Context: one part of a larger RNA
RNA sequence: CUGGGCGUAAAGGGCGUGUAGGCGGAUAUGUAAGUUAGGGGUGAAAUCCCGGGGCUCAACCUCGGAACUGCCUUUAAUACUGCAUAUCUAGAAUCCAUGAGGGGAUAGUGGAAUAUCAAGUGUAGAGGUGAAAUUCGUAGAUAUUUGAUGGAACACCAGUGGCGAAGGCGACUAUCUGGCAUGGCAUUGACGCUGAGGCGCGAAAGCGUGGGGAGCAAACAGGAUUAGAUACCCUGGUAGUCCACGCCGUAAACGAUGUAUACUAGCCGUCGGGGCUUUGGUCUCGGUGGCGCAGCUAACGCAUUAAGUAUACCGCCUGGGGAGUACGGUCGCAAGAUUAAAACUC
Numbered sequence: 001c002u003g004g005g006c007g008u009a010a011a012g013g014g015c016g017u018g019u020a021g022g023c024g025g026a027u028a029u030g031u032a033a034g035u036u037a038g039g040g041g042u043g044a045a046a047u048c049c050c051g052g053g054g055c056u057c058a059a060c061c062u063c064g065g066a067a068c069u070g071c072c073u074u075u076a077a078u079a080c081u082g083c084a085u086a087u088c089u090a091g092a093a094u095c096c097a098u099g100a101g102g103g104g105a106u107a108g109u110g111g112a113a114u115a116u117c118a119a120g121u122g123u124a125g126a127g128g129u130g131a132a133a134u135u136c137g138u139a140g141a142u143a144u145u146u147g148a149u150g151g152a153a154c155a156c157c158a159g160u161g162g163c164g165a166a167g168g169c170g171a172c173u174a175u176c177u178g179g180c181a182u183g184g185c186a187u188u189g190a191c192g193c194u195g196a197g198g199c200g201c202g203a204a205a206g207c208g209u210g211g212g213g214a215g216c217a218a219a220c221a222g223g224a225u226u227a228g229a230u231a232c233c234c235u236g237g238u239a240g241u242c243c244a245c246g247c248c249g250u251a252a253a254c255g256a257u258g259u260a261u262a263c264u265a266g267c268c269g270u271c272g273g274g275g276c277u278u279u280g281g282u283c284u285c286g287g288u289g290g291c292g293c294a295g296c297u298a299a300c301g302c303a304u305u306a307a308g309u310a311u312a313c314c315g316c317c318u319g320g321g322g323a324g325u326a327c328g329g330u331c332g333c334a335a336g337a338u339u340a341a342a343a344c345u346c
Base pairs, nucleotide, nucleotide: 003318004317005316006315007300008299012314014201015200016199017198021194022193023192025088026087027086028085029084030083031082033081034080035077036076037075038074039073040072041071042070049065050064051063052062053061054060091191092188093187094186095184096183097182098181099180103177104176105175106174107173108172109171110154115149116148117147118146119145120144121143125136126135162169163168206247207246208245209244210243211242215241216240220236221235222234223233258313259312260311261310262309263308266291267290268289269288270287271286272285273284274283275282276281295302296301319346320345321344328339329338330337331336
């Protein structure tokens, strides 16, 4: 390579959008490029293969045949694919009417709590722990009451519940804005699927500039513990956590399960629509869960939200270590990211 694979053994890209490319619904007609069949030409010799022959055999040499799976040309066929034309509505999109939602952005508002400050009451402890101590407190702490300031997060509702492509999103109000579902079946008429590169988004931490700083808290300091204790526990505490703008581009970025479509028993819940209803229910569409048949699986398990049966396209794997490392390239302010070996070794 062929092949076989990718939930957990190596292996699904973090997620989307989309270029090239690959693939692509129904009907009719034409064409005959692919395709299929027949004919012709060519496919040097040697080699390979088969059957003979010659060196005592063999290697070797030699004769004949076959073959050279290819290319060109011609005739014909038209099922499939392509191409062209015309038509269609089941895919897709648009339109109208409803609807749910922590989807996103900006501005404003609110209450609880922590902290600090000011004032009142009040007096000797408070705090902390396994026990203590560091620490705070007669310069009046802790406790309690009132007021003020400031930052961050939004208890209950809250739910294998909702929304989002993923990351993720949770107080309330307003404005702007994306997507989705259902019903109507009005319009277009295959406009579709996937997607190498590209582009965009992308938790936390980290970086740059400027703000902000209540609580928490790497680093750091002290107190304990201990044989030691660069820890676990305690008292403090700076970056950071927050905001704006700009970088970084990684995660057990997980459902460890790529996207799309079709098909293949059911039962029970739940969320959002719609129909019927005798308000007991029942049917249906879309999501989200539990169980379970066929089937699959090494097993565990999956099972209409597939890991079943198939198709299309992309990504990825190929023994362990060396190593996601070196070198080189690209990107980055840096940290580093990405692409990605080999020697050697078992």
Small-subunit ribosomal RNA, central domain from an uncultured bacterium, 346 nucleotides, folded computationally. Its mean pLDDT, the model's own confidence on a scale to 100, is 89. The RNAcentral record of the full RNA draws on ENA. Rfam family: Bacterial small subunit ribosomal RNA. Rfam links the family to the GO terms structural constituent of ribosome and ribosome.